Record summary: The part of an RNA shown here (small-subunit ribosomal RNA, 3' major domain) has 476 nucleotides and comes from an uncultured bacterium.
[in-house]
Context: one part of a larger RNA
RNA sequence: UGACGGGGGCCCGCACAAGCGGUGGAGCAUGUGGUUUAAUUCGAAGCAACGCGCAGAACCUUACCUGGGUUUGACAUCCUCGGAAUCUCUUCGAAAGUUGAGAGUGCCUUCGGGAGCCGAGUGACAGGUGCUGCAUGGCUGUCGUCAGCUCGUGUCGUGAGGUGUUGGGUUAAGUCCCGCAACGAGCGCAACCCCUGCCAUUAGUUGCCAGCAGUUCGGCUGGGCACUCUAAUGGGACUGCCGGUGUUAAACCGGAGGAAGGUGGGGACGACGUCAAGUCCUCAUGGCCUUUAUAUCCAGGGCUACUCACGUGCUACAAUGGUCGGUACAGAGGGUCGCGAACCCGCGAGGGGAAGCCAAUCUCACAAAGCCGGCCUCAGUUCGGAUUGGAGUCUGCAAUUCGACUCCAUGAAGGCGGAAUCGCUAGUAAUCGCGGAUCAGCAUGCCGCGGUGAAUACGUUCCCGGGCCUUGUACA
Numbered sequence: 001u002g003a004c005g006g007g008g009g010c011c012c013g014c015a016c017a018a019g020c021g022g023u024g025g026a027g028c029a030u031g032u033g034g035u036u037u038a039a040u041u042c043g044a045a046g047c048a049a050c051g052c053g054c055a056g057a058a059c060c061u062u063a064c065c066u067g068g069g070u071u072u073g074a075c076a077u078c079c080u081c082g083g084a085a086u087c088u089c090u091u092c093g094a095a096a097g098u099u100g101a102g103a104g105u106g107c108c109u110u111c112g113g114g115a116g117c118c119g120a121g122u123g124a125c126a127g128g129u130g131c132u133g134c135a136u137g138g139c140u141g142u143c144g145u146c147a148g149c150u151c152g153u154g155u156c157g158u159g160a161g162g163u164g165u166u167g168g169g170u171u172a173a174g175u176c177c178c179g180c181a182a183c184g185a186g187c188g189c190a191a192c193c194c195c196u197g198c199c200a201u202u203a204g205u206u207g208c209c210a211g212c213a214g215u216u217c218g219g220c221u222g223g224g225c226a227c228u229c230u231a232a233u234g235g236g237a238c239u240g241c242c243g244g245u246g247u248u249a250a251a252c253c254g255g256a257g258g259a260a261g262g263u264g265g266g267g268a269c270g271a272c273g274u275c276a277a278g279u280c281c282u283c284a285u286g287g288c289c290u291u292u293a294u295a296u297c298c299a300g301g302g303c304u305a306c307u308c309a310c311g312u313g314c315u316a317c318a319a320u321g322g323u324c325g326g327u328a329c330a331g332a333g334g335g336u337c338g339c340g341a342a343c344c345c346g347c348g349a350g351g352g353g354a355a356g357c358c359a360a361u362c363u364c365a366c367a368a369a370g371c372c373g374g375c376c377u378c379a380g381u382u383c384g385g386a387u388u389g390g391a392g393u394c395u396g397c398a399a400u401u402c403g404a405c406u407c408c409a410u411g412a413a414g415g416c417g418g419a420a421u422c423g424c425u426a427g428u429a430a431u432c433g434c435g436g437a438u439c440a441g442c443a444u445g446c447c448g449c450g451g452u453g454a455a456u457a458c459g460u461u462c463c464c465g466g467g468c469c470u471u472g473u474a475c476a
Base pairs, nucleotide, nucleotide: 001476002475003473004472005471007470008469009468010467011466012465013464015460016459019424020423021422022421023420026315027314028313029312030311031310032309033308034306035305042053043052064301065300066299067298068297069296070295073125077124078123079121080120081119082118083117086103087102088101089100092097107114108113127290128289130288131287132286136284137283138279139278140277141275143273148187149186150185151184152183153182154163155162156161167178168177169176193267194266195265196264198235199234200233201232202231203230204229207225212222213221214220238261241255242254243253244252245251317417321376322375323374324373325372326371327370333364334363335362338357339356343352344351345350383414388409389408390407391406392405393404394403430452431451432450433449434448435447436446
């Protein structure tokens, strides 16, 4: 100087407390361990691995296994020789590949040849998701959006170092003020950026009967940008004003005005560093290893196994509910190899059909919870939907291993969950549906969107994590 203490002081955080909803029990989905297997490819391991890499394993992907092939190679550059490229038919084969036959003679040209492509050969070389993340770059997680981490000069100390950065107040903040052997500065904080909340201007193939006219009653038509909205520019909030407290300060408390008040709400943004944290399987890369194989092509299988254990979720156990009929209101997105309306067929998944739309114009697209009415009356039930049988639809070369969905039948466990444990402080939790990426098909996951919309916080003694000062130490 640090680190540590079941030392002290001060202070924060859904850390506790207060409260709401869960997990742990059930069924299923998904990831992991284990076991099994020819293979069940590999990585991730307390928080910070386990719906993680995977924004989508039937083939492909695919790295694994079995079998069948290839060896200058699936891919790159160079050299030699031949052939236009390419297309059709054909033998064997599971395919990869292989056998034979035919069509085809292109482009540029200084007629030597050249460019591109295909085949054969030779070796230089290619190739490796092989090893090492403890050789690395890059990227990322974490402490933590915590308020810290440092430097120059000066000064103190023999020195390591100290001071500044400590102290008194204050703040979300090393935020600001005052004091002070310090005076300044840098990286962080804040602000500058984006979204959202109010207003104005500009602009109207969306919106409006707001005012007029027509109307098939639909902004449908004429007409108009007032309003809504859209999207660009600006304004607006600064403790600016008033009162009180305070050291005359910084600031705090209350109030006015205001759409908004003391960081208005949210996002992006992550200091010096820590964990030899993670990643050599995104990529890049040193070294090592391999090179008729650890490379490469193909078919089939596997990654989907199943006594068991754990994590994360979905659906429930019901009456604040289930079911039937009627009826209302979103936002944000996607769409031309696409979205696909009306209409017809089918109980339905879906099929036929084809208008419109490169989309504020058409379409996906009926939002659902809600509201109105009927039935069910506490039961393993009109709860719950697993499982299984049958019949189908769609995608795709192909749904057996191993897809999703529909209909009929079947109706399991489950009556609110032990010890323990998680999230959340407001448009939040809870609850309800909608969209998107990936994607031929496949979502209870992920990323977004809106609808309805709470309870509680006395307080900081205790648990956990963190910041500052101080103290002890046989630790570094």
The prediction has a mean pLDDT of 85. It matches the Rfam family "Bacterial small subunit ribosomal RNA".